[in-house]
RNA sequence: UAACGUCUUCAGGGCGGGGCGAAACUCCCCACCGGCGGUAGGUCGCGAUGCGACGAGCCCGCGAGCGCCUCCGUGGCCCAGGCCGCGAAGGGUCAGCAGAUCCGGUCCGAUGCCGGAGCCGACGGUCACAGUCCGGAUGAAAGAAGACGGUU
Numbered sequence: 001u002a003a004c005g006u007c008u009u010c011a012g013g014g015c016g017g018g019g020c021g022a023a024a025c026u027c028c029c030c031a032c033c034g035g036c037g038g039u040a041g042g043u044c045g046c047g048a049u050g051c052g053a054c055g056a057g058c059c060c061g062c063g064a065g066c067g068c069c070u071c072c073g074u075g076g077c078c079c080a081g082g083c084c085g086c087g088a089a090g091g092g093u094c095a096g097c098a099g100a101u102c103c104g105g106u107c108c109g110a111u112g113c114c115g116g117a118g119c120c121g122a123c124g125g126u127c128a129c130a131g132u133c134c135g136g137a138u139g140a141a142a143g144a145a146g147a148c149g150g151u152u
């Protein structure tokens, strides 16, 4: 001390004011929020041809959720064979929901810097339509840190 193995811990923020109304943190006006890895021309530090730290919601990917597929249980339809409903477990990309950025400036070079204006946000619930409330969730997880083993 790279690979690799086992384990442990950690791993998401946000409705404040006003309007209409019987009712809205759900609509309208103003406001507020931004997971993880990568990329890097910015910023800071240092022992400085360099090294380190931080640096994108909308550039490239990933994650949870829904859906999908497999399997099991159960109920219904049904001659068959399958179809449909409900519940549980598993799979995890080939495909879906599934997302969203432009303009000006600087420069050899910017979707990342500076300035400005925009845009996006699972599912179920709800006296009324939800990124911000409640719920699955004291869950899961991208990943981060560490311990032990271990080869070089």
Stems, first nucleotide, its partner, number of pairs: 004149007016030004031132002033121002035062004042054005057119002065097002068091003072087006101117005123135003
The RNA shown here (FMN riboswitch aptamer (RFN element)) has 152 nucleotides and comes from Lysobacter spongiicola DSM 21749. The model forms 100% of the base pairs in the Rfam consensus. The RNAcentral record of the sequence draws on Rfam and Ribocentre. The prediction has a mean pLDDT of 77. The organism belongs to Novilysobacter spongiicola, within Bacteria. It matches the Rfam family "FMN riboswitch aptamer (RFN element)". Its family is annotated with FMN binding in the Gene Ontology. RNAcentral records the identical sequence in 2 taxa.